[in-house]
RNA sequence: AGAGUUUGAUUCUGGCUCAGGACGAACGCUGGCAGUGUGUCUUACACAUGCAAGUCGGGCGGGUUUCUUUACCUGUAGCAAUACAGGUAGAGAAAUCGAGCGGCAAACGGGUGAGUAAUAGAUAGGUAAUCUACCGUAAUGACCGGGAUACCCCCUUGAAAAAGGGAUCAAUACCAGAUAAUGUCAGCUUAAAUCCUUUUAAGCUGAAGAAAGAUGGCCCUUAAAAGCUAUCACAUUACGAUGAGCCUAUCUCCUAUCAGCUUGUUGGUGAGGUAAUGGCUCACCAAGGCUAUGACGGGUAGCUGGUCUGAGAGGAUGGUCAGCCACACUGGAACUUAGAUACGGUCCAGACUCCUACGGGAGGCAGCAGUGGGGAAUCUUGGGCAAUGGGCGAAAGCCUGACCCAGCAACACUGCGUGGGUGAUGAAGGUCUUUGGACUGUAAAACCCUUUUCCUGAAGAUGAAAGGUGAAAGAGAGAAUAUCUCUUUCACUGUGACAGUAUUCAGGGAAUAAGCCCCAGCCAACUACGUGCCAGCAGCUGCGGUAAUACGUAGGGGGCUAGCGUUGUCCGGAAUUACUGGGUGUAAAGGGUGUGCAGGCUUCCUUUUAAGUUGAUUGUGAAAUCCAGAGGCUUAACCUCUGAACUGCAGUCAAUACUGGAAGGAUAGAGGAUAUGAGAGGGAAGUGGAAUUCCCGGUGUAGCGGUGAAAUGCGCAGAUAUCGGGAGGAACACCUGCGGUGAAGACGGCUUCCUAGCAUAUUCCUGACGCUCAUACACGAAAGCUAGGGGAGCAAACAGGAUUAGAUACCCUGGUAGUCCUAGCUGUAAACGAUGGAUACUAGGUGUUGGGAGAGUAAUUCUCUCGGCGCCGAAGCUAACGCGUUAAGUAUCCCACCUGGAAAGUACGGUCGCAAGGCUGAAACUCAAAGGAAUUGACGGGGGCCCGCACAAGCAGCGAGGCAUGUGGUUUAAUUCGAGGCUACACGAAGAACCUUACCUGGGCUUGACAUGUAUGUGAAAGGGUUAAGAAACUAACCCCCUCUUAUGUAGCAAUACAUAAGACACUUACACAGGUGGUGCAUGGUUGUCGUCAGCUCGUGCCGUGAGGUGUAAGGUUAAGUCCUUGAACGAGCGCAACCCUCUCUGUUAUUUGCCCUAAGUCCUUAGGGGCUUAGCACUAUAACAGGACCGCUACCGACAAGGUAGAGGAAGGUGAGGAUGACGUCAAAUCAUCACGCCCCUUAUGUCCAGGGCUACACACAUGCGACAAUGGUUGGUACAGAAGGAAGCAAUGGAGUAAUCCGGAGCAAAUCCCCAAAACCAUCCCCAGUACUGAUCGAGGGUUGAAACCCACCCUCGUGAAGAUGGAGUUGCUAGUAAACGCAGGUCAGCUAUACUGCGUUGAAUACGUUCCCGGGCCUUGUACACACCGCCCGUCACACCACCCGAGUUGGAUGUACCCGAAGAUGCACAACCCAACCUUUGAAAAGAGGAGGGAUGCAUCGAAGGUGUGUUCAAUAAGGAGGGUGAAGUCGUAACAAGGUAACCG
Repeated sequence: AGAGUUUGAUUCUGGCUCAGGACGAACGCUGGCAGUGUGUCUUACACAUGCAAGUCGGGCGGGUUUCUUUACCUGUAGCAAUACAGGUAGAGAAAUCGAGCGGCAAACGGGUGAGUAAUAGAUAGGUAAUCUACCGUAAUGACCGGGAUACCCCCUUGAAAAAGGGAUCAAUACCAGAUAAUGUCAGCUUAAAUCCUUUUAAGCUGAAGAAAGAUGGCCCUUAAAAGCUAUCACAUUACGAUGAGCCUAUCUCCUAUCAGCUUGUUGGUGAGGUAAUGGCUCACCAAGGCUAUGACGGGUAGCUGGUCUGAGAGGAUGGUCAGCCACACUGGAACUUAGAUACGGUCCAGACUCCUACGGGAGGCAGCAGUGGGGAAUCUUGGGCAAUGGGCGAAAGCCUGACCCAGCAACACUGCGUGGGUGAUGAAGGUCUUUGGACUGUAAAACCCUUUUCCUGAAGAUGAAAGGUGAAAGAGAGAAUAUCUCUUUCACUGUGACAGUAUUCAGGGAAUAAGCCCCAGCCAACUACGUGCCAGCAGCUGCGGUAAUACGUAGGGGGCUAGCGUUGUCCGGAAUUACUGGGUGUAAAGGGUGUGCAGGCUUCCUUUUAAGUUGAUUGUGAAAUCCAGAGGCUUAACCUCUGAACUGCAGUCAAUACUGGAAGGAUAGAGGAUAUGAGAGGGAAGUGGAAUUCCCGGUGUAGCGGUGAAAUGCGCAGAUAUCGGGAGGAACACCUGCGGUGAAGACGGCUUCCUAGCAUAUUCCUGACGCUCAUACACGAAAGCUAGGGGAGCAAACAGGAUUAGAUACCCUGGUAGUCCUAGCUGUAAACGAUGGAUACUAGGUGUUGGGAGAGUAAUUCUCUCGGCGCCGAAGCUAACGCGUUAAGUAUCCCACCUGGAAAGUACGGUCGCAAGGCUGAAACUCAAAGGAAUUGACGGGGGCCCGCACAAGCAGCGAGGCAUGUGGUUUAAUUCGAGGCUACACGAAGAACCUUACCUGGGCUUGACAUGUAUGUGAAAGGGUUAAGAAACUAACCCCCUCUUAUGUAGCAAUACAUAAGACACUUACACAGGUGGUGCAUGGUUGUCGUCAGCUCGUGCCGUGAGGUGUAAGGUUAAGUCCUUGAACGAGCGCAACCCUCUCUGUUAUUUGCCCUAAGUCCUUAGGGGCUUAGCACUAUAACAGGACCGCUACCGACAAGGUAGAGGAAGGUGAGGAUGACGUCAAAUCAUCACGCCCCUUAUGUCCAGGGCUACACACAUGCGACAAUGGUUGGUACAGAAGGAAGCAAUGGAGUAAUCCGGAGCAAAUCCCCAAAACCAUCCCCAGUACUGAUCGAGGGUUGAAACCCACCCUCGUGAAGAUGGAGUUGCUAGUAAACGCAGGUCAGCUAUACUGCGUUGAAUACGUUCCCGGGCCUUGUACACACCGCCCGUCACACCACCCGAGUUGGAUGUACCCGAAGAUGCACAACCCAACCUUUGAAAAGAGGAGGGAUGCAUCGAAGGUGUGUUCAAUAAGGAGGGUGAAGUCGUAACAAGGUAACCG
């Protein structure tokens, strides 16, 4: 930092997706260790159990234990005194304490985030409007009395909880009094500050107004008390510190489909209340207060430091840690207190749970653990107060689930390890393979080494300082050497949960330790097998339909690593909400237009101010975090220290350019006055002619009208046509012009009246009065609505006629609303320049319109300038198209609008409207696109040019009938297979009786009919023959035969024989394998068809374009041709065209046998014409080789001095002379796996192979291609003539003979310019005489011939007989432009024969017509439109039917939240009442006293007000649910039509 994805490709717009980082996470697979952190995000759901707040005996009464002591009692011993033991009572000492009174704490600490959008938080201030326990400093004081009460004891009630009564007693509990302040309150005086209110300071007077002791010591006493003293506690005051309250400013989410809210509401006066200000509360008075700078309402949410991300600005977030707030089962309330409206307090109400004797009671884990539940999901009912901190205490100390530790969890971060070195035969195994090998791979094994970790054992911390005891010194208090306090020092003593942990050492041994994801592109990493649109994958694009690097597995590879992936969420990328940093002509987006309030912005100069702005400085911005530098844990994470930073806010001082405020001035903006001018500007009234229609009359007669063609319609009752007269309504031809006017909509005969705006010219005047404009107001085409008129023409609806498959349309005939006027409403249009308004600046050229100025002419004119309307263009801009002084350029100001498509301008709500509807305006579901501009193609029932037997002009056909052949279909055991518009169908097949043959039936074989190799065996088992069975293949038996070469040895004179070995050959057996016309032509090669013998298809360099691409290869001519010429940002080149090649046509040269025969000679025959033969010869013909010839070369004209064309001459041939071969880039997944080759798949006693028979030849029918006919241009019979090319030895076959003939007999000649095979139509005659015939020749019968083992299925030929349909062929359709069509025959290949009428060639006879390119078909070039690109056989719209999904309406029903009115009214607070019930302190009084009475006062009680929950009524709002209903979306091939895209076949679209 980017990438993928819209297209055939491009570019832009635009969305979707990915790569990064993060997490209090969860899930899947896996898992060795350690450190540091973190851990109910969900039900503020409910909670069993334990613990989480106590402490002080140095406040008090008191209890317990021990000791001492006194007195008494009892017992034992003793005679006794007495001793001992026990007990009771008192006193004292020491230690200790349940419960209680009292003090302090419990308001901290800990938890949670429900509520809260401001009674909150953050930041900066204020408090002269306040409080503050404990703590610190300073000062002063602490006097004198009193009465109760808890506990304990006794009694009563109750199940319990608990309650009540009596008696008694204490305090640092409570109360009265005294005293006091620089305190409080009231009043007064002075001073200062202050605009004033007021405040402060000083002073005076008055009033009210405090306290408590405890312990140690001294002293003293019988003892206590008192006194003195130290410490602590206590009271008052002042100050401080700390903490808290209140107030102000700024900032703090979404929603306007929430626009108006408010009655204690806003303010005042007075009072109450509070620590304190204040409607905080109350009475009265006034009628205010808030709000588009968003009040009120709704939704959501604890806020912050910070955290995550980001380059930053921002965005998201607020868990752990820290600050603040709120809450403590839900709601309400107060009490106590320095502090609470109190998590582990109280009261009341409610819900829930528990106990109960049913009467009544108890409870609150959002403390730590833990349980249940919810959930994808979150830990131990642990240890310790050793440390840090807190409460109480004089202290020791006690308490402390705060905290410190441990446990669980890979939840996160960080560190370490799972070994290191050597090790090639590159082991084995695995995978792949081109079978050679490659990879896994130094990886392993093996050898050597190490020991972090692990196991065993041993040693073993830091964290501890305090505290206590004792001593010493100093300081202080003190009368004091006592005692106490503080500081310092020393000695002794002494406290560890973690933990036998960290750490260290010794021993042991590579020992205990690797997985997860991915490998088509993005994105690093590839092969094999399996699967076969199945199974599956997938973040996006998309993979999978038989060769899947995308599924599954394996091998290999890549990435990360004790983790790895997935899911979720946030930021980023996304400049995709754009402040930094976007846009609006056509992609989403300029309001239909104007006027204009608020708002925003705003000319020049001077002075002033200093709010904005800038600088300096001060305070603050908590700590932690982040960053930098150090330091501590072996390192790191982590922790500590220091610094910087915290971009902010506020104060003070200064500056004054700019913005703002104030004052003054100016005239360039704006406006006014004067003069002139143009105009369909607006409104009203009047008026004119042409035309249509209607009415009346005349003339006149049969049609008119209408259309593509018709019909409906009108007309003999007189239309149309024509003439005259009249009526009525609407619109204004020509002029008329991208001319004019207006803000837009819009405005058009003429005249008059009223009226608005604009332009120009000149001076004068005002003096910024300006620009824009949310809300608002006004105007606003057509259609439509209301009421009343009017109504000629036109014309929705409607009717009829046509068209059509249908035609609710297009076309025609009619025709009503409406169109017109008046008065209202509606408020929308593709209301468009698809372009908001204003100002300024930035090259020009040209036209036109309205003014002005100047120059000049005989005249037309020319120049300059201001305002409008157009065109072309520089720079610049733009994605491109295009815009371009009338900007879409360069800038400023203001307004409006946009943020993927679709749902949808829809739903709901609101609002406007009489209605129709308008304005405002979503979401769910769904898709990966939708879109703009341009490019190349293709296409068009778009255009232009051109070509072709394409049409036209002709000739002959096909289509009807018969037959042949092929195909379809049907049939069949099989009718083998392929070919299917043109480009399948006499095609593969240049020849199916067997064979062919691939098909069917049946019978056989299994290393095979054919090839190669290995191994075994053999040397006739093969081969030949005979026989038997059989349809044959084949099987069985018998006979014959008994292989060859080399070497060695033996025998032999030798030939040769034998033996052995090796090899060859052949066979047998076994195994590898053969074989397959089995599948896939959509895996392929090769070959072929077609467009098309059409003129096209491309490249290099350059140039143009952001690019795809273009140019070249447009243009003008010309050609058969991209053939050539000219021009041109092109210059060249290639494949095609043409030419080169073959054949034919002319000539020449050369050559001459088998060809030829002009001539000559000889010879033979003769009907005397001639003919044959031989020789000579090579003139001619011919043959076959090489040359020549034709090139628009020549002439004339046309053309641009070109290319070329037209005509002519000459020439055998003339403009490519004719024909052939030759087929560019490509298209059709065209054809062929059955010519051949080949990948993969399939069969292997069969899908191979052999054999026989059958089938490919079937037959209701349909199509295609042909043959031969329908006759007289003919048929019949007879006569007679003329070719070319090809073929010939298992052949062609002559002459001759036989047969009616097919053919047979026979065999001269010829391996061929020698011999053979060879014409027919034509021509000359004859008969037929227009008939189903003397035409035709199908079918059938009979008899023959030929080939061949074989002729039934299923050959051909001949003869005789038979004699069908057919009398020129509907719609439609084919071929052909000259030696062509048509007609006529001949030959060849294949081949034994033939179904050949086919195919390929050959010659003979030999025409007609072409005006021309309008139309049909095909093609080429240019251009145009396009929503097509699988490319029109394209794309695509809507209804209906079916399935699914979400949403809306819906009689209603249910629930939540909330407003309002009323009822009820707990606790509590306040007020009032109060004689009655209760009461210690104070007062009065009675009494000796005990005690009593009364009063003040208090409590209780009653009433009132407020008041939670609850109840009733009525609204609002949200959600759930519902019969039924509406539209929408999605879905494989459904139905009906064909609306749009091309002129989409009626141009499309908006209202």
Molecule: small-subunit ribosomal RNA
Organism: uncultured Caldisericota bacterium